[in-house]
RNA sequence: AGAGUUUGAUCCUGGCUCAGGACGAACGCUGGCGGCGUGCUUAACACAUGCAAGUCGAACGAGUCCACCCUUUCGGGGGUGAGGCGAGUGGCGGACGGGUGAGUAACACGUGAGCGACCUGUCCCCGUGCGGGGGACAACCCGGGGAAACCCGGGCUAAUACCGCAUGGGCGGUUCUGUUGCAUGACGGGACCGGGAAAGAUGGCCUCUUUACAAUGCUAUCGUGCGGGGAGGGGCUCGCGGGCUAUCAGCUAGUUGGUGAGGUAACGGCUCACCAAGGCGACGACGGCUAGGGGGUCUGAGAGGACGACCCCUCACAUUGGGACUGAGACACGGCCCAGACUCCUACGGGAGGCAGCAGUGGGGAAUUUUGGGCAAUGGCCGCAAGGCUGACCCAGCGACGCCGCGUGCGGGAGGACGCCUUUCGGGGUGUAAACCGCUGUCAGGGGGGACGAACCGCCGCAGGACGAACAGGUCUGCGGUCUGACGGUACCCUCAAAGGAAGCGCCGGCUAACUCCGUGCCAGCAGCCGCGGUAAGACGGAGGGCGCGAGCGUUGUUCGGAAUCACUGGGCGUAAAGCGCGCGCAGGCGGAUGGGUAAGUCGGGGGUGAAAGACCGGGGCUCAACUCCGGGGCGGCCUCCGAGACUGCUCGUCUGGGGACCGGUAGGGGCAGGUGGAAUUCCCGGUGUAGCGGUGGAAUGCGUAGAGAUCGGGAAGAACACCGGUGGCGAAGGCGGCCUGCUGGGCCGGGUCCGACGCUGAGGCGCGAAAGCGUGGGGAGCAAACAGGAUUAGAUACCCUGGUAGUCCACGCCGUAAACGAUGGGCACUAGGUGCUGGGGGGAGCGACCCCUUCGGUGCCGUAGCUAACGCGUUAAGUGCCCCGCCUGGGGAGUACGGCCGCAAGGCUGAAACUCAAAGGAAUUGACGGGGGCCCGCACAAGCGGUGGAGCAUGUGGUUUAAUUCGAAGCAACGCGAAGAACCUUACCUGGGUUUGACAUGCUGGUGAAACCCUCAUGAAAGUGGGGGCCUCCUUCGGGACACCAGCACAGGUGCUGCAUGGCUGUCGUCAGCUCGUGUCGUGAGAUGUUGGGUUAAGUCCCGCAACGAGCGCAACCCUUGCCCCGUGUUGCUAACGGGCAAGCCGAGGACUCUCGGGGGACUGCCGGCGUCAAGCCGGAGGAAGGUGGGGACGACGUCAAGUCAUCAUGGCCCUUACGCCCAGGGCUACACACGUGCUACAAUGGCCGGGACAGAGGGCUGCAAGACCGCAAGGUGGAGCGAAUCCCACAAACCCGGUCCAAGUUCGGAUUGCAGGCUGCAACUCGCCUGCAUGAAGCCGGAAUCGCUAGUAAUCGCGGAUCAGCCACGCCGCGGUGAAUACGUUCCCGGGCCUUGUACACACCGCCCGUCACGCCAUGGAAGUCGGGAGCGCCCGAAGUCCGUGUCCCAACCUUCGGGAGGGAGCGGCCGAAGGCGAGCUCGGUAACUGGGGCGAAGUCGUAACAAGGUA
Repeated sequence: AGAGUUUGAUCCUGGCUCAGGACGAACGCUGGCGGCGUGCUUAACACAUGCAAGUCGAACGAGUCCACCCUUUCGGGGGUGAGGCGAGUGGCGGACGGGUGAGUAACACGUGAGCGACCUGUCCCCGUGCGGGGGACAACCCGGGGAAACCCGGGCUAAUACCGCAUGGGCGGUUCUGUUGCAUGACGGGACCGGGAAAGAUGGCCUCUUUACAAUGCUAUCGUGCGGGGAGGGGCUCGCGGGCUAUCAGCUAGUUGGUGAGGUAACGGCUCACCAAGGCGACGACGGCUAGGGGGUCUGAGAGGACGACCCCUCACAUUGGGACUGAGACACGGCCCAGACUCCUACGGGAGGCAGCAGUGGGGAAUUUUGGGCAAUGGCCGCAAGGCUGACCCAGCGACGCCGCGUGCGGGAGGACGCCUUUCGGGGUGUAAACCGCUGUCAGGGGGGACGAACCGCCGCAGGACGAACAGGUCUGCGGUCUGACGGUACCCUCAAAGGAAGCGCCGGCUAACUCCGUGCCAGCAGCCGCGGUAAGACGGAGGGCGCGAGCGUUGUUCGGAAUCACUGGGCGUAAAGCGCGCGCAGGCGGAUGGGUAAGUCGGGGGUGAAAGACCGGGGCUCAACUCCGGGGCGGCCUCCGAGACUGCUCGUCUGGGGACCGGUAGGGGCAGGUGGAAUUCCCGGUGUAGCGGUGGAAUGCGUAGAGAUCGGGAAGAACACCGGUGGCGAAGGCGGCCUGCUGGGCCGGGUCCGACGCUGAGGCGCGAAAGCGUGGGGAGCAAACAGGAUUAGAUACCCUGGUAGUCCACGCCGUAAACGAUGGGCACUAGGUGCUGGGGGGAGCGACCCCUUCGGUGCCGUAGCUAACGCGUUAAGUGCCCCGCCUGGGGAGUACGGCCGCAAGGCUGAAACUCAAAGGAAUUGACGGGGGCCCGCACAAGCGGUGGAGCAUGUGGUUUAAUUCGAAGCAACGCGAAGAACCUUACCUGGGUUUGACAUGCUGGUGAAACCCUCAUGAAAGUGGGGGCCUCCUUCGGGACACCAGCACAGGUGCUGCAUGGCUGUCGUCAGCUCGUGUCGUGAGAUGUUGGGUUAAGUCCCGCAACGAGCGCAACCCUUGCCCCGUGUUGCUAACGGGCAAGCCGAGGACUCUCGGGGGACUGCCGGCGUCAAGCCGGAGGAAGGUGGGGACGACGUCAAGUCAUCAUGGCCCUUACGCCCAGGGCUACACACGUGCUACAAUGGCCGGGACAGAGGGCUGCAAGACCGCAAGGUGGAGCGAAUCCCACAAACCCGGUCCAAGUUCGGAUUGCAGGCUGCAACUCGCCUGCAUGAAGCCGGAAUCGCUAGUAAUCGCGGAUCAGCCACGCCGCGGUGAAUACGUUCCCGGGCCUUGUACACACCGCCCGUCACGCCAUGGAAGUCGGGAGCGCCCGAAGUCCGUGUCCCAACCUUCGGGAGGGAGCGGCCGAAGGCGAGCUCGGUAACUGGGGCGAAGUCGUAACAAGGUA
């Protein structure tokens, strides 16, 4: 520091996700030791039990126990003690310490100030006092009530308990006065008035007094009253700061202030009476929700964000609510009273209780500990002290909860054991790992030693000081001694034995470090995101191995980071989310030039504060570290003093440049009102006139013989204003268009007279605001939602047509929206230009409205820099800056719901959440596609010839059937295809019979021997099994080997699966003209350029141009064949001339010709003319056998179709192994109600039949072709000459020609089907061959929709040959020649293709994408009659405790008293207030709900086709 994820790819925007850190955690697996921390985050739920706050006998009385003493009538009584015990009176403490976070958005907290408005027990300092009396009440005793808790009555009694009196100040009040301060004040002085104090205890002593050393006494210590001060603590006030929500906008009656009173420690409306009517609020009052706050903690570079466990400070609370009492302090956690809920006890009358103290229990929960030890230390309360108490605290226990440290060993040890994993079988991995050898001793274990923390206090001794009458005494200080440890026999040290007891967890597709095998087969499962799994899964599960961390490792949750993804630091708004439709304008924000003043902001310096802890730096202590101690710096802030005066602010003055006013011109569909004009449309009237008009793609509805339409004349009405008209003008926007008039707004230009910053923006607010729509009333020609009809269509609630109502128009009033768009807020300034239009001014020139230069305003286009993701913007900015406003923060849900405001309604404005997705998007790129465009090809259409589709048959396929009908091929590009030969074989299928080292290959072990071969027998369907005979080899080192057989082993074998694991081969687009690369250049990039463009070609063929220049694979050419010529060759071929011959190139002969086989020439747009750019090339011509690639073939670019083939072959993986292998017999592949493809033969006279006659080419032939001859009607047979073939044979070519016949008929057409008789092949023709003869003679009379081939030696037509093959289902296929056409205007249309361009929401690419209803499942949510609950208030009723007030006839010890009583107090009663409760009407939040609304999600449901290409109606 970044990464993954939207796409075919790219850049950008943008969300989601990950890597890091942290935690009071929890969960899973695992777990050796120690140190230091830490541990109910939930139910502020309920609590059993124990403990957590007592102490003082030196405040007091009594009791009791013990010891001692005295006494005794021996029952006992009295006294003494710093003695013990428990209760009481009294004092101090229980307001601290400890817990919790419910409440609280507040002066609660933080920070800084203030109190001139306050309090303060204990402690310290100072001053001063403590005189003299009195009356009670507990305990106790007696009596009584009660189950208990406890209570009542009577009686006795002490005090540091209580109450008078005295004394009194510097206390309080009033008043006079001095000094002083910052307002209310502070410090003094004087006078008067007033109220109010006290307590003693213990030790010691006898100096003073009394004198009994007891004490009124003295003294020491403690205690005590008053006053002043201090320290520490508290109360109150104020500035500033720190949550969310405006879908909470208005709140407020003690409310705001005043006067007076009450109250408090104290100010105050704190409370009350009266008076006034204020107070608060967009700088967010009031309300709702949430929450203790801070130091700090976590994170982060920081700014910031989140949090507030432990520790520290502070607040609040103590079962819930209310209340006061006591007190220095409380409205009081372990106090009181009342009320509520709950729990417990009860004798039912009544009582008791409050763990949010420490432990502990139940419960809740994912989850959080021992009912431990000790007061040794630190601290607290009490006490003179000893000491007591202390769940504060110190320790221990439990938990890997966290942090830190340590260990589980160390060294040696093989080219490397076993096991396991893997393998290409060679090996590789685990791996020096282990074994084995040597060594060490941390931790744990055994044994021994053994702390620090402890210093105090006290006591003993000594020394010293002050007090004191004192050498009593106590007290203070110091020294020495003594005493005190829960942890704990712990830390630590020594020693013993012993490698012995101590390793797991997660991960290994990318991000992200780490790979293989097996299993599984969209199953089971994984998953943080992207995504894996459908038979070879590095992603699931296991294993081996590896990577990471390690007593832990993972997971989950939360939080910060990454996220510049709320942007202060540090973002944006033309098209990605985002500029309000436009203006006016209050508040607010910002603001020209210059001078003076001021000092709020700002800057400098000083002071105060900013607790400690934490964090940081330095150092110290535990062996280190964690932890801890000490020191330092810092603590961004606030307060205050002094100073500076640039900038901002404030203030005073001046200025004119911003802005405004004025004057003079000027353009304009700017606005409003009134009037007016013509054209057109429709309607009405009349004339002429007749059969249609109208409308469409074509029609129909409609109108018309009752006279339409057309045409002429007249009239009526409403609306809109052709031409001008523009790329133009005006307006803030919406918007504005005939002409005239009136009223009126704004702009621009010129002048430079005036004002003197008067400015810009603008949250709220107010106004304007197209169309549609609404209200009332008019108006209504045309147009035209709805509606009706006609068409179209599968449907057509649409598009088209005929009609047609609201509406469109006017007046007035609403609505307030829009793609209200430049999708671009307003203002000012600055930053190259060019060109057009428009309005005004100046200048030049000129006759001039022409023209040239210039200036200001407006409006367009192009473009520099710059900006931008790109597109693009570019002085009219989207550039560079400043100011102000509005708005955005992933998509869907949704501009929806709820609430509020507005509206007559429609609806508008504001505007969520649950849930859900891993994207949604912008721009650009390459393709593909388009019922987009341009250009151009192809038997693509058209033109033409012949077919198919109908029939019969053949053949292939589907389907069906079957024991099996083996398998594959599937649109083009499967279907006479693999099959160029299925009766057995083939054969892979079925049935049955057999077989197991196998029909076939290689190797090994043991045994036997030839095996093979020939003849033959039995059995069997055969395979096979059994037997007889013949034959019995070769090499040898004699062991054996070769070979064969038998037994066994390793293996063979499989046409079993996967063509979606593959090689090879093939089809197809397509013989189409394309497909790419290097370098350069352009672009952020995908990519572009080149390859586009202008021509041209069959062609990316060539030429020209060009930021491209070259190159490769394709095209073409080179190859074969054919067409012409030449050369060579001359048999088996040929025969012109010569000779022979009855005839035949038969023979001689010839080398001319044909031909054969080789070789060569020839054609290149080379020549001429025209066109063309002077090119490429095109057109025409000449010559030529041939012409512009002469015809044909071979040849198939990058690639596409997961195209085809595992059954040609090869091959990975999987599967079978007495069978899925092998052998055999028979059957099947030939089935047949059907359907399709490809063919053959036909339907006839351009024909059939009969007779006669003529002409090929290319092939094949020795298990072969076979002549002549003979037999047979024929197929064929007999026979065999010739020929391994330019020689012989197959072999007669046929159509054709000549002659004859048939006569339009299902026929002398057609030949299916069937019968009979034969022939041939073959082991064998039943299933299931071909051929022949005779007989039989079917359908069929030219073929619906549709569809195929062919552009010349082609189609059509005719025959011939060959492969395979015993034969053949061949009418197929592959070749060969014979005869031999027609047509192409043309490229609109169908199909396929090429190039350029355009649009795109497509990219498995239009067979694409995608929308809405409906149906089904799941989920969350809105509404809703109701129903249930929470919260906060309001009104009224009732009203506990209690303070206060009143009363107090009843009661009362202290004081007074004249003894009657009084003063004073109290009970009781009354009153105000008052918690809970009750009643009532509402508010608000939530749960639930019949029914209902939409929404989201969900591999293969329904209907249509809305959108994306002009998406077929943009």